[in-house]
Background:
This is a predicted structure of a 168-nucleotide RNA (c-di-AMP riboswitch aptamer (ydaO/yuaA leader)).
RNA sequence: CGCUUCACAGCGCCGUAGGCAGGAGCGGGGGACCCAGGUAAGUGCCGGGCCCGGCAGACAGUGCCGGAACCGGCUUGGGGUGAAGCCGUGCGCCGAGAGGUGCGCGGCCGGGCAACUCAACCGGCCCGAACCCGACAGCUCACCUCGCAGGCGUCGGUGAGGGGAUCU
Numbered sequence: 001c002g003c004u005u006c007a008c009a010g011c012g013c014c015g016u017a018g019g020c021a022g023g024a025g026c027g028g029g030g031g032a033c034c035c036a037g038g039u040a041a042g043u044g045c046c047g048g049g050c051c052c053g054g055c056a057g058a059c060a061g062u063g064c065c066g067g068a069a070c071c072g073g074c075u076u077g078g079g080g081u082g083a084a085g086c087c088g089u090g091c092g093c094c095g096a097g098a099g100g101u102g103c104g105c106g107g108c109c110g111g112g113c114a115a116c117u118c119a120a121c122c123g124g125c126c127c128g129a130a131c132c133c134g135a136c137a138g139c140u141c142a143c144c145u146c147g148c149a150g151g152c153g154u155c156g157g158u159g160a161g162g163g164g165a166u167c168u
Stems, first nucleotide, its partner, number of pairs: 001150001005024002012020003025148006035138001044074005051067006077136001078133004085108010109128005116161003120158004
């Protein structure tokens, strides 16, 4: 910096220590009515067995094609955590193409740097990653569910508030 904290007496489990589970707090996700949005358009790819339809075949629950629902998998659609996004543009790689991908550049936007706290102003510096869900998610009562990790030693001036030392 960040939600990243506190306590654990007793009860439950394991136990030497102690830990797990659980509690409080903080921060997320899913999820009605109402409201908002949408307006007949779309709903990806691969595999599986069952069923249905069509065609072929004839010794046939045999082969091929297609399809609804179901099951499993995937990630390019979509979504989530997070500041980590939007637009434009240069060069390269893959691809038949659609497109994907790598390295940059510019603009806008967002986040961080204040060492007691705040962050309104001026100048300066840095960052815009990573991960997850899996065709699905507007908001959201009840309800369900997840996390409490990790990293760092931090620019200058003005302003507001708080605390302290010394002197009178």
Its Rfam family is "c-di-AMP riboswitch aptamer (ydaO/yuaA leader)". Rfam links the family to the GO terms regulation of gene expression and cyclic-di-AMP binding.